A computed fold for a 1487-nucleotide RNA from Marinimicrococcus flavescens, annotated as small-subunit ribosomal RNA.
Lineage of the source: Bacteria > Pseudomonadati > Alphaproteobacteria > Geminicoccaceae > Marinimicrococcus.
Its Rfam family is "Bacterial small subunit ribosomal RNA". Gene Ontology terms of the family: structural constituent of ribosome and ribosome.
Model confidence (mean pLDDT): 87 of 100.
């Protein structure tokens, strides 16, 4: 100089936020176990379980200098053994942790004791005496072991003298010792009394020391007191009397549990948990009880008794006690040598020498832990092989190996060798350590890689297997499973499990909370208790400084030192936050004494009120009874019907009875603690407020327990009963309707007395005090001004907004949920469960008090964006509504399902699959089926070898693909070689309509052409998210104006396009033909023209741009004028952010998976066309607005050379022949129909046309299977379609033809074109979709949502229970060993006394007598195990019934009680709002 200090947080409830809670990790520690793995040292630790049994050895002796004997050996001087007498020791060392909630432990004190050995100090050590063991002798016993007889010593034992101190006393006196032993000797070691000392003990005392109150009372030696007894000692420690006391809510008493400490772990600390090794104190010693002997024990290796066990026995009877040191079984996850020495250390006996010492001290074993060291170092790029992955380029392993240069810790071999030993003595020990040699040589795991947490990739698997701490991974592309390569962490060790702290402020003292999250007691008086104005005085308990004394040591800390470091060890110090005492100070608390008066209370004077109780009384109204009038109906509902009524209801009049309730006033008015109180009057009476300042003088607040009080519903008794209405019945409503709803109707409701004691008893907000900005209503009361109905002020109440603050928010804000005191009540995760069990307390019902197993990751709370709602407002759409015209019945035509086949290939499945994909399956198409064939393949592309043509024709075989021949014809580039091509063959490879649209792009439906969908900056909220987008208008529109904490933008809307309708302009062939000409077949045919029609390009034209009204002076609507057209003119085309894991791998692409002489290719042939059925999409009917036959006018749009195909011609036709034009404003297709005219006369027909027959016609390789057309015959069903349905707002619908893609051929479908040409729309209640704003919400996979409870199954813990087994404990009673203490002792008896052999004294043995441990008997309490049966809870991907709650959840829900029901529930009183929506009131706030 030092010993002061430093605190982290993640996951996980939700679509998202916040909070509010719980689970969970991430550090630290370990006497530890386990799983993998394992080189060395050091230093420490190793039965935490069965205080469970124990085999063997050992673990306490020693002393011959106390005896006496036996033996041995002898130089004959002695020496050594040994048993037994005697003395010390054996009460320590060592173990263990059962017992023990106590004065046992921990501090700190204390008085009424003992203390061997030690040290000191005083005095003494004298005289005598009997014994007993060993030893002889001789019995019992198998054996412990023992009888009897006899001899004998002593530091064994007695007795007597003597007592400086010493002990008792009645103060005269009276009583107590003693040992020797060793040396030639000095001397030395003993020995007694008596005082000091020191040591270690005993007892007391304050404090402090775990958990239950589902343990509230406990005590009779029990508290005290006198007296006696015991003790070393104080004592009720014990016993006699006396008294009736102690103890306890500040937890007695009883129950579980447990040795305490110093410490250790952990934390920042406070605390918490723990008490292994060491250290101290206790307590046990096989269970239990007991006492001997000692200085010291109720005695682990001593006794005796019981009692369990084991052991020996010859069956009489004995022995035994490892919780000492090794060790063995046994338990258990799991804990070591039957080692070596007393060299140190210490201990026990001895004068010594030495003996003994499983105390130590070493060594051994275990990675059980701490520490420390090594498995090499440096250099090495072709970035080596090999492994993984690869987008195949490459990229990691990876300087990592190999290779080259070093090194030697460890390790071997050799040498040398300690410290521990002050003189001897060394187990460890040939150790540590040092020196020489030797060789990279002997020496790495282990866990992990989805997030918390640091480390990624491929295979495998495929909700399988398995992972998993927590959240969760796995159902074919898993960073999560198991392998692999990488890689991250750590290392002789890693990781796993268990346990403790900590994170956890998740029990909060330090440091939390209760309005809705879990939590304020239902109200109130009040007792303990806690807190308590204002002043002055004192005292000094708390309280503060100071001091002494103690807080053992270790270990924590700091400074230094020692093993090479370190771990460990050693000194020093500092700490020990504490108790005690002493002193001092006096502000605060607290005592005590006094005073004050503003807390509190009193007193006079006034007020208001449904405040409580007790008698009375009154008017409505509802029922009932009588009577009158009077007639068929009333009643009740969504609609009914049950029920009343011709025996007169229902209406009405008048009258009587009886019982309940009090309309209007009536009001976020009043009063009450709360429950609660309402018609009038009287009696008693409680509280409370204002004013006055007259009295007390702190009387005050809270308030554990305890006492009252306490809605409705209940429950007893006795009364009353009009309405009303749990049960009940009955009627309707429904699949059912134990329900809503109707008729009925009894407990009750009501009153008196006594019970019950719970409610969403809520303001979900204990009580009381003080403080902290306003504003605005009302209720009681006072005062002050005037202007006489106002306004100020001002106490007490109730209400509303609201500052700051407060909160998660939501709100709350003087009536606080602000800021603070003070007390009291609760709260700690959801579920079990407010249950069980046990008290209480009730007539019962059930109240109160209250848990565990066991189970989940949550359960919450406010708030946010959605979705929703049998919620609300506003508003659109052929969504109703109005209209027309269909399906829905037929028949056929198509798709579908479904059924069937060898295949009927596959997809498409509400809207938004179904004449869809298929704009056209006879082959083909084709993807299915049979069967025949092919294998580098039917198609690319390249390597390699070989070879060099292709193409046409035609025969054979054979269904065909195929194979075989013949004839003909024959490649490009180059001069050539050779290239390209092309075949063979071979190799990579093609191929795949195979799967996986839930792996994907694209593309496409849908909501929806619906008006929405966002960003960027701002501001606003802790935050999600709001704000813009809301709001008043308007609009087809988030169109547009206007306001506005927003201001601006994008994507959508519109508009730009294109098309229709109207005019210009150009422009005039194919088109067109007014005017001119020619022509006739009267045709724009021809010249010629381009005016118009047309054609198709260009522009112009419509903008709410003009008036009027409205509106807000706006946007905008309404009208009107003009105009070809008016308010986006009609049509299109145009499709936001996104939804629906929408559709499609069979259009294409494309990841992955699979098939390769086949899931590829090729060919014939079937199918894909099936048919009991169902359903959709359509033709065509059913007829007269129609059918037939006659006549014979008027478009558009498109198509045309492998084609349209004219005219002519033949045929009844379909169609043939023909073959002109024409590559098309020219030629063709191409005739348009509906229309006009007859006629038919209502009938299954002249409707209708199916199906069948025959006979043709085209197309094509082929029309059986399966193809259209036509002619004839033939002539089905159908007479307008049920329930339910769909399309249409104008050139629409309906009707009417006619083109066109495919296409050989096939069209009712399908895309398109014109002709004809309606009706209707008040309107927005209703059904669908849809915007928007708002509310509700328990949904967020979003109402197709979410969820209840019975009942079935499986599991798994628990309650009850007839019992039954066991533990604990309690009372009483019986027995009572051993034994202490008393009694007796006639048996026995050495010391002594007297006497002479008897006697006493004393003493033993026995026997009694209190007490007692085991036991036994009766009864109780209490814990625990089983326990047929029974209760309910839990918890389990797909059970059963219903739908109870969440939206107004379709009867608002909840609460509390009764009743009732399969079930959720359902009713009935009474409460609550934590109910929607309308409506009306009141108040607040803006204008």
């Nucleotide at each position: 100089g030092a010993a002061u200090c430093u605190g982290a947080g993640a996951g996980u409830u939700u679509g998202a936020u916040c909070c509010u809670g719980g689970c969970u990790c991430a550090g630290a520690a370990c006497g530890a176990a386990c799983g993998c793995u394992g080189g060395c040292g050091g230093c420490g630790c190793g039965c935490c379980u069965a205080a469970c049994a124990c085999a063997u050895g050992c673990a306490a002796g020693u002393c011959g200098c106390a005896c006496g004997g036996c033996u041995c050996c002898u130089u004959c001087g002695g020496g050594g053994g040994c048993a037994g007498u005697g003395g010390c020791g054996g009460a320590c060392g060592g173990g263990u942790g059962a017992g023990u909630a106590a004065c046992g432990c921990g501090u700190g004190g204390g008085a009424a004791c003992c203390u061997g050995c030690c040290c000191u100090g005083g005095a003494g050590u004298u005289c005598g005496g009997a014994a007993c063991a060993a030893c002889c002798g001789u019995g019992g016993g198998a054996a412990a072991c023992u009888g009897c007889g006899g001899c004998u010593a002593a530091u064994a034992c007695c007795g007597g003298a003597u007592a400086c101190g010493c002990c008792c006393c009645g103060a005269g006196g009276g009583g107590g010792a003693a040992a020797g032993g060793a040396g030639c000797g000095a001397u030395c070691c003993g020995c007694u009394c008596c005082g000091g000392g020191a040591u270690g003990g005993g007892c007391c005392c304050g404090c402090g020391u775990c958990c239950g109150a589902u343990u509230a009372g406990c005590u009779u030696g029990u508290u005290g007191g006198u007296g006696a007894g015991g003790u070393a000692a104080c004592g009720g420690c014990u016993c006699a009397c006396c008294a009736a006391g102690g103890c306890u809510u500040c937890g007695a008493u009883c129950g579980g549990u447990a040795g305490c400490u110093g410490g250790u772990u952990u934390g920042a600390g406070a605390g918490a948990a723990u008490g292994a090794c060491c250290a101290g104190c206790c307590a046990c010693a096989c269970u239990g009880g007991g006492a001997c002997u000692g200085a010291g024990a109720c005695a682990c290796g001593g006794c005796c008794c019981a009692g369990a066990c084991u052991c020996c026995u010859a069956c009489g009877g004995g022995a035994g006690g490892c919780a000492g040191c090794a060790g063995u079984g046994g338990g258990g996850a799991a804990u070591c040598u039957u080692g070596g020495a007393c060299a140190a250390u210490g201990g026990g006996c001895g004068c010594a020498a030495g003996c003994c010492u499983g105390a130590u001290c070493c060594a051994g074993c275990g990675a059980c832990g701490c520490c420390g060291c090594g498995u090499g170092g440096g250099u090495g790029a072709u970035g080596a092989a090999g492994g993984c992955c690869u987008u195949c380029g490459g990229g990691u392993u990876g300087u990592a190996a190999a290779g080259c240069c070093c090194u030697u810790u460890u390790c071997c071999c050799g040498g040398g060798g300690a410290c521990g030993a002050u003189g001897a003595u060394g187990a460890c020990g040939g150790u540590a350590c040092c020196c020489g040699g030797g060789g990279a040589a002997u020496a790495a795991g282990c866990a992990c890689c989805g997030g918390c947490u640091a480390a990624c990739u491929c295979c495998g698997u495929g909700c399988c297997a398995g992972c998993a701490g927590c959240c969760g991974c796995g159902g074919u592309a898993a960073g999560a499973c198991g392998g692999a390569g990488g890689g991250u962490g750590c290392u002789a060790g890693c990781g796993u499990u268990g346990u403790u702290c900590g994170g956890a402020a998740u029990u909060a003292c330090u440091g939390g909370g209760c309005g809705u999250a879990a939590a304020g007691g239902g109200c109130g008086c009040g007792u303990a208790g806690g807190c308590g104005g204002c002043c002055u005085g004192u005292u000094a308990a708390g309280u503060c400084g100071g001091g002494u004394g103690u807080g053992a040591a270790a270990g924590c800390c700091c400074g230094g030192g020692g093993c090479u470091c370190a771990a460990c060890c050693c000194c020093g110090g500092a700490a020990c936050u504490g108790c005690a005492c002493c002193c001092g100070a006096g502000a605060c608390u607290g005592g005590c004494a006094g005073g004050c008066u503003c807390g509190a209370g009193g007193u006079c004077g006034g007020a208001a009120g449904a405040g409580g109780a007790g008698a009375g009384u009154g008017g409505a109204a509802u029922a009932c009874c009588c009577a009158g009038u009077g007639u068929a109906g009333a009643g009740g509902u969504g609609a009914a019907a049950u029920u009343c009524g011709u025996a007169g209801a229902u209406a009405u009049u008048g009258g009587g009875u009886g019982g309940a309730a009090c309309a209007c006033c009536g009001g976020u008015g009043g009063c009450g603690a709360a429950a609660g109180c309402g018609g009038c009057u009287c009696u008693c009476u409680g509280g409370u407020c204002c004013g006055a300042u007259u009295c007390u003088g702190a009387c005050g607040c809270u308030g554990a327990g305890g006492c009252g009080c306490g809605a409705a519903a209940g429950c007893g008794u006795g009364g009353g009963g009009a309405g009303c209405a749990a049960a009940c019945a009955g009627g309707a409503u429904u699949a059912g309707a134990u329900a809503c709803c109707c008729u009925g109707g009894u407990a009750g409701u009501c009153c008196a007395c006594g019970c019950c004691c719970u409610a969403a008893a809520c303001g979900a907000u204990g009580u009381g005090u003080g403080c902290u900005g306003g504003a605005u209503g009302u209720c009681g009361g006072g005062a002050g001004g005037c202007u006489u109905g106002c306004c100020u002020c001002u106490c007490g109440g109730u209400g509303u907004c609201g500052a700051a603050g407060c909160u998660a928010a939501c709100g709350c804000g003087a009536u606080a949920a602000g800021c603070a005191c003070a007390c009291c009540g609760c709260c700690u995760g959801g579920g079990g469960a407010g249950u069980a069990c046990g008290g209480c307390c009730g007539c019962a019902a059930g109240g109160u008090u209250a848990a565990a197993a066991c189970u989940c990751a949550a359960a919450g709370g406010a708030a946010u964006u959605g979705a929703c709602g049998g919620g609300g407002g506003c508003c659109c759409g052929c969504a109703c509504a109005a209209g027309c015209g269909g399906u829905g019945g037929a028949g056929c035509a198509u798709g579908u399902g479904g059924u069937u086949u060898a295949a009927u290939u596959c997809g498409a499945c509400g809207c938004a699959a179904c004449g869809c994909g298929c704009a056209g399956a006879a082959c083909c198409u084709c993807a299915c089926c049979a069967g025949c064939u092919c294998u580098u393949g039917a198609c690319a592309u390249g390597g390699u070898g070989g070879u060099u043509u292709u193409g046409g024709c035609u025969c054979c075989g054979g269904a065909g693909a195929c194979g075989g021949g013949g004839u003909c014809u024959u490649g490009u580039c180059g001069c050539a070689a050779g290239a390209c091509g092309g075949c063979c063959a071979u190799c990579a490879c093609a191929g795949g309509u195979g799967c996986u649209g839930c792996a994907u792009g694209g593309c496409u439906g849908u909501c929806g052409u619906c008006a929405g969908c966002u960003c960027g900056u701002g501001u606003c909220g802790u935050g999600a998210g709001a704000u813009g987008u809301u709001g008043g208008g308007u609009u087809a529109a988030g169109u547009c104006c206007c306001g506005c904490a927003a201001c601006g933008a994008g994507c959508g809307c519109a508009a730009c396009c294109c098309u229709u309708a109207u005019c210009u302009c150009u422009a005039g062939u194919u088109g067109c033909c007014a005017g001119c000409g020619g022509g006739u077949a009267g045709g724009g045919c021809c010249g010629g023209g381009c005016a118009c029609u047309c054609u198709a390009g260009a522009g112009g034209g419509a903008c709410u741009g003009c008036c009027g009204g409205u509106g807000a002076c706006a946007a905008g609507c309404c009208g009107g004028a003009g105009g070809a057209a008016g308010g986006u003119g009609g049509g299109g085309a145009u499709g936001a952010c996104g939804u629906c894991a929408a559709g499609u791998c069979c259009u294409c692409a494309u990841g992955g998976c699979c098939c390769u002489u086949a899931u590829g290719a090729g060919c014939u042939g079937g199918g894909c066309u099936a048919c009991a059925c169902a359903c959709g999409u359509g033709c065509u009917a059913c007829a007269a607005u129609g059918g037939c036959g006659g006549c014979g006018a008027c478009a558009g749009u498109g198509g045309g050379c492998a084609g349209c195909g004219a005219a002519g011609g033949g045929g009844c036709g379909a169609c043939c022949c023909g073959g002109a034009g024409c590559u098309a404003a020219u030629c063709c297709c191409c005739a348009a129909a509906a229309g006009c005219c007859g006629u038919c006369u209502c009938a299954g027909u002249u409707c209708g046309g199916a199906u069948c027959g025959c006979a043709g016609g085209c197309u094509g390789c082929a029309a059986c299977u399966c193809g259209c057309c036509u002619g004839c015959g033939u002539g089905a069903a159908g007479g307008u379609g049920g329930a339910a349905u769909c399309g249409c707002u104008a050139g629409u619908a309906a009707u009417c033809g006619c083109g066109g893609a495919u296409c050989a051929g096939c069209a009712u479908g399908c895309c398109g074109c014109g002709g004809u040409g309606a009706a209707u729309a008040c309107g927005u209640u209703c059904c669908c979709g849809g915007g928007c704003c708002u509310u509700g919400u328990a949904c967020a996979c979003a109402c197709c949502g979410c969820c209840c409870g019975u009942c079935a199954c499986a599991c798994c813990a628990u309650g009850g229970g007839a019992g039954u087994u066991g533990g604990u404990u309690c009372g009483a009673c019986c027995u009572u060993a051993a034994g202490c203490c008393g009694g007796u002792g006639c048996g026995c008896u050495g010391a002594c006394c007297u006497u002479u052999u008897u006697g006493g004294a004393g003493g033993c043995a026995g026997c009694c007598g209190u007490c007692c441990a085991c036991g036994g008997u009766c009864g109780g309490a209490u814990c625990a195990g089983c326990g047929a049966c029974u209760g309910g809870g839990g918890u389990g991907a797909a059970g059963u019934c219903g739908u109870a709650a969440c939206a107004a959840g379709g009867u608002a829900g909840c609460c509390g009680u009764a009743g009732g029901g399969g079930a959720a529930c359902c009713u009935g009183c009474g409460g609550c709002u934590g109910g929607a929506u309308c409506a009306c009131c009141u108040c607040c706030u803006u204008u």